Transfer RNA from an Actinomycetota bacterium, 77 nucleotides, folded computationally. The sequence is in RNAcentral, with records from ENA. The source organism's lineage runs through Bacteria, Bacillati and Actinomycetota. Rfam family: tRNA. Rfam describes the family as follows. Transfer RNA (tRNA) molecules are approximately 80 nucleotides in length. The prediction has a mean pLDDT of 82.
[in-house]
RNA sequence: GCCGGCGUGGCGCAGUCUGGAAGCGCAAGCGACUUGUAAUCGCUAGGUCGUCGGUUCGAAUCCGACCGCCGGCUCCA
Numbered sequence: 001g002c003c004g005g006c007g008u009g010g011c012g013c014a015g016u017c018u019g020g021a022a023g024c025g026c027a028a029g030c031g032a033c034u035u036g037u038a039a040u041c042g043c044u045a046g047g048u049c050g051u052c053g054g055u056u057c058g059a060a061u062c063c064g065a066c067c068g069c070c071g072g073c074u075c076c077a
Base pairs, nucleotide, nucleotide: 001073002072003071004070005069006068007067010026011025012024013023020057028044029043030042031041032040050066051065052064053063054062
C1' cells in the first nucleotide's frame, strides 16, 4: 500500500442480505418468596446503533468519506 471482518445499554451478542425505527442474556435497581441470605419468579431503568455527510416519506440497515480494533496479502533495491 491492497483486501476482508468487526464497531449496537456497564458486559457478551442478535437485528443489516429484504429500509417501517432496536431486542435477548448477564449485570444493576425495586418487589414477591424466605426467620434471614442465596437461588427462583415478576417488574423497572439504562441506547443520539463508531463519526460526518448523502439517498429516502422513513436509515442500525442503502451509498460515500473518515476513525478505531482484528486478520490476511503484497513490495523492492